[in-house]
A computed fold for a 73-nucleotide RNA from Gigantura chuni, annotated as transfer RNA.
The coordinates come from a structure-prediction model, not an experiment, and the mean pLDDT is 82.
Taxonomically the source falls in Gigantura (Eukaryota, Vertebrata, Euteleostomi, Clupeocephala).
RNA sequence: AGGGGCUUAGGCUAACAGGGAAGACCAAGGGCCUUCAAAGCCCUAAGUGAGAGUUAAAAUCUCUCAGCCUCUA
Numbered sequence: 001a002g003g004g005g006c007u008u009a010g011g012c013u014a015a016c017a018g019g020g021a022a023g024a025c026c027a028a029g030g031g032c033c034u035u036c037a038a039a040g041c042c043c044u045a046a047g048u049g050a051g052a053g054u055u056a057a058a059a060u061c062u063c064u065c066a067g068c069c070u071c072u073a
Stems, first nucleotide, its partner, number of pairs: 001072007010026002013023001028044005049065005
C1' cells in the first nucleotide's frame, strides 16, 4: 500500500432475506423474604463505533471516517 472480516448495555451475546416499542444472560441499583447475610422472587437504569445518504420505514442497504483481527506485498 492493497484484499477480507468484525464493532449492539459495564461484560458476553441474539435480532433469519429492511417491518411492529432492540431482547437474553452475567454484573450494577432498589424492593420483598431473613435475626443478619447468602440463595430465591419482583422491579429499575443502561446499548446498535461516529457521520452522511437511500427508503413511507435502517442494527440490517450504500458511502466516508475511526478502532480491532487477518491475508498479500